[in-house]
RNA sequence: GGUAAUGAUAGAGGCGCGACCGACAAAAGUACGUAUCUUUCACCGGCGGACACCGGGAUGCGGAAAGGGGAGGCCGCCGAGGGACCGCAGGCGCUGUCCGGCGCGGCGGGGCCCGGGCCGGCGGACAAUAUCCGCCGGACUGUCACUUCGGUGGAGCGUUGUCAUUGCA
Numbered sequence: 001g002g003u004a005a006u007g008a009u010a011g012a013g014g015c016g017c018g019a020c021c022g023a024c025a026a027a028a029g030u031a032c033g034u035a036u037c038u039u040u041c042a043c044c045g046g047c048g049g050a051c052a053c054c055g056g057g058a059u060g061c062g063g064a065a066a067g068g069g070g071a072g073g074c075c076g077c078c079g080a081g082g083g084a085c086c087g088c089a090g091g092c093g094c095u096g097u098c099c100g101g102c103g104c105g106g107c108g109g110g111g112c113c114c115g116g117g118c119c120g121g122c123g124g125a126c127a128a129u130a131u132c133c134g135c136c137g138g139a140c141u142g143u144c145a146c147u148u149c150g151g152u153g154g155a156g157c158g159u160u161g162u163c164a165u166u167g168c169a
Stems, first nucleotide, its partner, number of pairs: 002168010014078001016077003020073002024069001032062006043056004047100006081114003085110002087107002091104004115141002118138008143154004
């Protein structure tokens, strides 16, 4: 000097990942306010049932917000992070109370799945054609292994560099 294992450390992947800020679109010409006309019963709406409560049609004028999204900016990063499940806690919304149901959210303790984004299909969340999540398919891309050099296969517990220790020739 070569090679393998283990440990430490530094990198790479690219429409890469997350937090925060965020013009703006949408929500919505809706809720609501106001003026005029109309109804004052039945019935309907406000997640389902019971009991309450509130509201209701038309036209004109004025006209939001929350939750959800977000180009871009900035910071931290490269199992970054995401997901379903279990666990802990037991919060918020759907008019009020009770009984149910649905949706959202907090912690990150546990093992599990996913290399990465993109496109398409299906399903779910959602007011939504925005956006997100899951599954399936496709090509692409980084990486390693094998190869008949056409390609095929694997997974981030990967891969490359450096250093240390140990083994092998």
Molecule: Lysine riboswitch aptamer